[in-house]
RNA sequence: GCGGAGGGACAGGAGGUCGCGGGCCGACCGUCGGCACGACCGCGCGGUGCGGCUCGAGGAAAGUCCGGGCUCCGCAGGGCACGGUGCCGGGUAACCCCCGGGCGCCGCGAGGCGAUGGAAAGUGUCACAGAGAACAGACCGCCGAUGGCGGCGGCUUCCGCCGCACAGGCAAGGGUGAAACGGUGGGGUAAGAGCCCACCGCGCUCGCUGGUAACAGCAGCGGCACGACAAACCCCGCCGGGAGCAAGGCCAAAUAGGGAGCGAGCGGUGGCCCGCCGCGCUCGAGCUCCGGGUAGGCCGCUUGAGACGUCGGGAGACCGGCCGUCCUAGACAGAUGACCUCCGCGGAGCGUAGGCACGCUCCGUUACAGAACCCGGCUUAUCGUUCCUCCGCACCC
Numbered sequence: 001g002c003g004g005a006g007g008g009a010c011a012g013g014a015g016g017u018c019g020c021g022g023g024c025c026g027a028c029c030g031u032c033g034g035c036a037c038g039a040c041c042g043c044g045c046g047g048u049g050c051g052g053c054u055c056g057a058g059g060a061a062a063g064u065c066c067g068g069g070c071u072c073c074g075c076a077g078g079g080c081a082c083g084g085u086g087c088c089g090g091g092u093a094a095c096c097c098c099c100g101g102g103c104g105c106c107g108c109g110a111g112g113c114g115a116u117g118g119a120a121a122g123u124g125u126c127a128c129a130g131a132g133a134a135c136a137g138a139c140c141g142c143c144g145a146u147g148g149c150g151g152c153g154g155c156u157u158c159c160g161c162c163g164c165a166c167a168g169g170c171a172a173g174g175g176u177g178a179a180a181c182g183g184u185g186g187g188g189u190a191a192g193a194g195c196c197c198a199c200c201g202c203g204c205u206c207g208c209u210g211g212u213a214a215c216a217g218c219a220g221c222g223g224c225a226c227g228a229c230a231a232a233c234c235c236c237g238c239c240g241g242g243a244g245c246a247a248g249g250c251c252a253a254a255u256a257g258g259g260a261g262c263g264a265g266c267g268g269u270g271g272c273c274c275g276c277c278g279c280g281c282u283c284g285a286g287c288u289c290c291g292g293g294u295a296g297g298c299c300g301c302u303u304g305a306g307a308c309g310u311c312g313g314g315a316g317a318c319c320g321g322c323c324g325u326c327c328u329a330g331a332c333a334g335a336u337g338a339c340c341u342c343c344g345c346g347g348a349g350c351g352u353a354g355g356c357a358c359g360c361u362c363c364g365u366u367a368c369a370g371a372a373c374c375c376g377g378c379u380u381a382u383c384g385u386u387c388c389u390c391c392g393c394a395c396c397c
Base pairs, nucleotide, nucleotide: 001393002392003391004390005389006388007387008386009385010384012343013342014341015340016339017338018337020056021055022054023053024052025051026050027048028047029046030045031044032042033041034040058368062379063378065377066376067375068374069373070244071243072242073241074279078277079276080275082240083239084238085237086236087101088100089099090098091097102116103114104113105112106111117235118234122233123232124229125228126227139174140173141170142169143168146167147166148164149163150162151161152160153159154158182200183199184198185197186196187195201224202222203221204220205219207218208217209216210215248299249298250297251296258290259289260288261287262286270282271281272280306326307325308324309322310321311320312319313318344365345364346363347362348361349360350359351358
């Protein structure tokens, strides 16, 4: 200098004019009470396009994929079904999240990815091709010692040699295929084969060493259960009651305190918020149909597993302390917009023939995109600037 890998920060700042939503203070108007008038008082009530101060969207607010807080429902206890998760250790309120480690794969590397338990419980799939696809198998081939057939020779009750490749033997070589029932080398054989041996691979071990563990290394035994797939069914370990702020409460108002049907009788129908069993409770309970009214207001609703700062612990995720600082939207057809100026940042042009710096002019404030009970994650979308650490290559000193 170029290329790459991992992690973090920001998402413009300040001022002004007008216009919005919340909060606080005040003013004005009306009204109630103390009190009988007034003054005054009440953390009274209601109203006002009244005034002032102050606050006012995101890193993802998105997806609704997870986990919780919170609320309601008999038990949220037992079990089935169902769902989730899947190596080990740790973090957390919890998790399918995060941190660290192991194992496997990719990369020269920094690093990245992994739906990471079990194939010796069982079932199932592997098209086509191929002889044969998991206790398999002979298409091309190799052998043919022994038996058979034929020929020749000899010391002719027999022996030797040659040929055939029939019987028979082989699964090492070749072929098919994504994959062929371990691999390489040697011995052995008629030719071969874990048939035998060495090493590798594989399996077993209350074995040894290191490690909390997953696991790694070593040792011994064994010719060796005989492929892949569980993101196939399944088995095993762990976790899970359900529904959800349109949850759920309070107030006010209105209508029709409407009508019809079924319905047990001391044993059991029904009901009790996914389905089933069980337990418990209830039981003229409850269920079905027709019809009518209401859709308004308030709470929930923002002080939190909170943020920032700082100290300590930890490899890290994270945890703890502080008589340190702060309160930073709570809307309800649902608010924060427009304009101007300056600065910052980014871009373009000119001064300039080129570079740096500087000056001037112009453009932009960008993309993805808007809270609706709240929080912790993951995933997806995305403009630009910047910081830290690490890797590779080339060159120079």